[in-house]
Context: one part of a larger RNA
RNA sequence: CUGGGCGUAAAGCGCAUGUAGGCGGCAUUGCAAGUCGAAUGUGAAAGCCCGGGGCUCAACCCCGGAAGUGCAUUGGAAACUGGCAGACUUGAGUACGGGAGAGGAAAGUGGAAUUUCGAGUGUAGGGGUGAAAUCCGUAGAUAUUCGAAGGAACACCAGUGGCGAAGGCGGCCUCCUGGUUCGAUACUGACGCUGAGAUGCGAAAGCGUGGGGAGCAAACAGGAUUAGAUACCCUGGUAGUCCACGCCGUAAACGAUGGGUACUAGGUGUUGCGGGUAUUGACCCCUGCAGUGCCAAAGCUAACGCAUUAAGUACCCCGCCUGGGGAGUACGGCCGCAAGGUUAAAACUC
Numbered sequence: 001c002u003g004g005g006c007g008u009a010a011a012g013c014g015c016a017u018g019u020a021g022g023c024g025g026c027a028u029u030g031c032a033a034g035u036c037g038a039a040u041g042u043g044a045a046a047g048c049c050c051g052g053g054g055c056u057c058a059a060c061c062c063c064g065g066a067a068g069u070g071c072a073u074u075g076g077a078a079a080c081u082g083g084c085a086g087a088c089u090u091g092a093g094u095a096c097g098g099g100a101g102a103g104g105a106a107a108g109u110g111g112a113a114u115u116u117c118g119a120g121u122g123u124a125g126g127g128g129u130g131a132a133a134u135c136c137g138u139a140g141a142u143a144u145u146c147g148a149a150g151g152a153a154c155a156c157c158a159g160u161g162g163c164g165a166a167g168g169c170g171g172c173c174u175c176c177u178g179g180u181u182c183g184a185u186a187c188u189g190a191c192g193c194u195g196a197g198a199u200g201c202g203a204a205a206g207c208g209u210g211g212g213g214a215g216c217a218a219a220c221a222g223g224a225u226u227a228g229a230u231a232c233c234c235u236g237g238u239a240g241u242c243c244a245c246g247c248c249g250u251a252a253a254c255g256a257u258g259g260g261u262a263c264u265a266g267g268u269g270u271u272g273c274g275g276g277u278a279u280u281g282a283c284c285c286c287u288g289c290a291g292u293g294c295c296a297a298a299g300c301u302a303a304c305g306c307a308u309u310a311a312g313u314a315c316c317c318c319g320c321c322u323g324g325g326g327a328g329u330a331c332g333g334c335c336g337c338a339a340g341g342u343u344a345a346a347a348c349u350c
Stems, first nucleotide, its partner, number of pairs: 003322004007304002012318001014201004021194003025088001028085001031082001033081002035077002038074005049065006091191001092188004096183004103177002106174001108172002110154001115149007125136002162169002206247006215241002220236004258317006266295011299306002323350003332343004
């Protein structure tokens, strides 16, 4: 390479938008690039294959034929692919009317709690642990009452509940704003799917500048434990955690499962919307669509398990894997302030 694969064995990019490219609904006319068949030319000789012949046979050699899956030209076919033209509505989208939601951004605001400060009451302890000690306290702590300041997070509701592409999102209110879903019509008329590069978003930690700093808390210090204890436990405590702006671009970024479409038994919860039935009160019962769970048939799977939210049956497009170590390393390139990221080997070895 031909292949075979990618939930857990190696392997799905963290996620999206989208360029090139690849692929693409239903029906019609005509074209003939692909496609199909025909003819002609060419496809050197030798070789291979078939027939015949010459060395006593064979190897070897000679003669003839076939083949040479290819290319070109000519004239045909029109089902399929393609390009042209016009048309369709089921895919896709728009308009209209409803719905749900911690979706995003900004501004404001509330109560509980912790801490600190001020004041009152009050007196000898408090705190902490397996037990202690460091630590705080007669300069009045802990406890308790009132007041003030400041920062951060939002108990209950809360739910295999909801929203978002992923990361993620949770007090309340206002403004701006994205997506989604349901319903009945009308409209556009394939406008679609995927997506190499590219671009954007991207937890935590970390970095830069300036703020902020209650609690927590790497580092650090002390006390314990221990043979030791650079830990686990305790008392403190700085970066950081928070805000603004700018970087970083990685995670077990996980459903360890790329996206899209179609098809393939059921049962039972739950969320949103609708239709029917029923009562007129939500329910209950039947049913449609869109999500989100559990159980399970066929089928699949090495097994575990998956099973209409597929890991089943198929098609389209992208990414990735190819024994372990060396190594996600070196070198080089690109990116970054740095930390480092990304792309990515080989020798050697088993």